[in-house]
Parts: sequence; C1' cells; structure tokens
RNA sequence: AUUUUUUGCUUCUAGGGUUCCGGUCUGGCUUACGAGCCAGAUGCCUGGUCCGAGAGAAGCAGCCGCUUUUAGAUCUGCAACUCCAUUAGAGUUCAGAAGCGGUCACACGGCGGGACAAAAGCCCGGGAGAG
Repeated sequence: AUUUUUUGCUUCUAGGGUUCCGGUCUGGCUUACGAGCCAGAUGCCUGGUCCGAGAGAAGCAGCCGCUUUUAGAUCUGCAACUCCAUUAGAGUUCAGAAGCGGUCACACGGCGGGACAAAAGCCCGGGAGAG
C1' cells in the first nucleotide's frame, strides 16, 4: 500500500419528544353542587402508549472451525472408496445430529441534514475530522 471477513434479530436501559391516554390551566354547557361533558392551551407536566443506542446490558440466531494439535465425550448412516477376512471388522471421505470454540477484540468523534405526531445517544455515521 492492496484485498476479504468482522452479520442479523428480540427484550430492556440511558436518553427522547408530544400523535394517543392522563395531569394542569382557561372558556362554555349541565348539575343531585360530589362533579360530568365539549373546545382550546400547556412537555422548564412526575407519568402510561410511542421512538430508542457502533462506541450500553442480557439473550437468540446466522456464518466459520474443531471433536484429541491449543477449546473438545462424540454419535448416526452403509452414502462412496480402500484394506482385510471366513461372515466380522478397520481406515478415509461425505452427509446429518450433538457438543465445544471463534466471530462478540478495540473504539475520541462534531456541525449539519432526514423520518415518523415530534424529538433523540434513531438514520446519514465505526461518516467528516482528530489521535
């Protein structure tokens, strides 16, 4: 300097806003005077619904490798081949299952833009940039 791989999802959290619910306030109507209904405003309203992390957590899956060489208990099939033998084995390859291991190491990061109702640690983005 070049090439390949370093994956996906679920649940939750940090965080986020305001569609919906609720809260609060204002106005109107009704009232059995307890309050109820309608409309509007309000997220510097704790909340429920909702969104939500590459650099947060847990789990599942995919992919790769191994099953005595470091992590490792192998098993199944006669599917193929070879060896050998008196009728039973041995070895290699392949396929499947199970198990184990790796991928999961490391990671400072704007401005600005985008979506949904809207915003954000979401997406652009392991970006630009810095070391």
Predicted 3D model of a 131-nucleotide RNA (Guanidine-I riboswitch aptamer) from Myxacorys chilensis ATA2-1-KO14. NCBI's taxonomy places the organism under Bacteria, Bacillati, Cyanophyceae, Myxacorys, Myxacorys chilensis. The coordinates come from a structure-prediction model, not an experiment, and the mean pLDDT is 78. It was read from a public genome assembly, where an Rfam model found it.